[in-house]
């Protein structure tokens, strides 16, 4: 300086352009003689930023950021 691939919930990780979800965490209940466990609920989000495209973008585009990798 180029290519790739990644950025989503506290962590890990999905999501054909049409209301963001899972498991784990965490808080309530249920169960138990008490604790684990196991079960049902519940909170949790500027979809890495910013701009284009669209009736409508986590998703398609273009640019920077940040993190792996790879060429020279």
């Nucleotide at each position: 300086u180029c290519c790739c691939c990644g950025a989503u919930a506290g962590c890990u990780c999905a999501g054909c352009g049409g209301u963001a979800g899972a498991g784990c965490a965490g808080c309530c209940g249920a169960c138990u003689g008490u604790u684990a466990a196991u079960c049902g609920g519940c909170u949790g989000g500027u979809c890495g930023c910013a701009a284009g495209u669209u009736c409508g973008a986590a998703u398609c585009u273009u640019g920077c950021u940040c993190g792996g990798g790879g060429a020279g």
Molecule: transfer RNA
Organism: Rhizobiaceae bacterium